Predicted 3D model of a 74-nucleotide RNA (transfer RNA) from a Candidatus Woesearchaeota archaeon. RNAcentral holds the sequence, with entries from ENA. The coordinates come from a structure-prediction model, not an experiment, and the mean pLDDT is 83.
RNA sequence: GGGGCGGUAGCUCAGCUUGGUAGAGCAUCGGACUUUUAAUCCGGUGGUCGCGGGUUCAAAUCCCGUCCGCCCCA
Numbered sequence: 001g002g003g004g005c006g007g008u009a010g011c012u013c014a015g016c017u018u019g020g021u022a023g024a025g026c027a028u029c030g031g032a033c034u035u036u037u038a039a040u041c042c043g044g045u046g047g048u049c050g051c052g053g054g055u056u057c058a059a060a061u062c063c064c065g066u067c068c069g070c071c072c073c074a
Stems, first nucleotide, its partner, number of pairs: 001073007010026004020057001028044005050066005
C1' cells in the first nucleotide's frame, strides 16, 4: 500500500441481506417472598447505534469518506 471482519446500554452481544417504535442476558436501582442473607419472581433506569456527509417521507440498516481494533496479502 491492497483486501476481509468488527465498533450498538456499565459488560458480552443480537438486530443490518427484507429501511418503518432500538433490543436480550449479565450488572445496577426499587419491590414481593424470607427471621436475615442468598436464590427465585415482578418492575424501573440506562443508547444522539465509532465519527462526518449523502440518498429517502423515514437510515443502526443503503451509498461515500474517515478514525480505531483484529486478521490476510504485498